[in-house]
A computed fold for a 62-nucleotide RNA from Companilactobacillus versmoldensis DSM 14857 = KCTC 3814, annotated as Fluoride riboswitch aptamer (crcB RNA motif). The coordinates come from a structure-prediction model, not an experiment, and the mean pLDDT is 79. It was read from a public genome assembly, where an Rfam model found it. Its Rfam family is "Fluoride riboswitch aptamer (crcB RNA motif)". On this family, see Ren et al., Nature 2012: "Fluoride ion encapsulation by Mg2+ ions and phosphates in a fluoride riboswitch". Rfam links the family to the GO terms positive regulation of gene expression and response to fluoride. Of the family's consensus pairs, 100% are formed in the model. Lineage of the source: Bacteria > Bacillati > Bacillota > Lactobacillales > Companilactobacillus versmoldensis.

RNA sequence: AAAAACUUCGGUGAUGACGUUCGCCGUAAGAAUUCGUAAGAAUUGAUGACGCCUGCCCAAUA
Numbered sequence: 001a002a003a004a005a006c007u008u009c010g011g012u013g014a015u016g017a018c019g020u021u022c023g024c025c026g027u028a029a030g031a032a033u034u035c036g037u038a039a040g041a042a043u044u045g046a047u048g049a050c051g052c053c054u055g056c057c058c059a060a061u062a
Base pairs, nucleotide, nucleotide: 009026010025011024012023013022016053018051019050020049021048032043033042034041035040
């Protein structure tokens, strides 16, 4: 000097809040899928995962 590991801190995981947990990144991580040369069109979901609230969509009952 460089690399790796661990700890701490911060950021991040296709739209919100809280809690728990996991992954990734340290200026990077991250910015969904399919069709299309492109323009554009179509599809799913408020989760990375779980619980829960709010919003949205569908159906039924009162």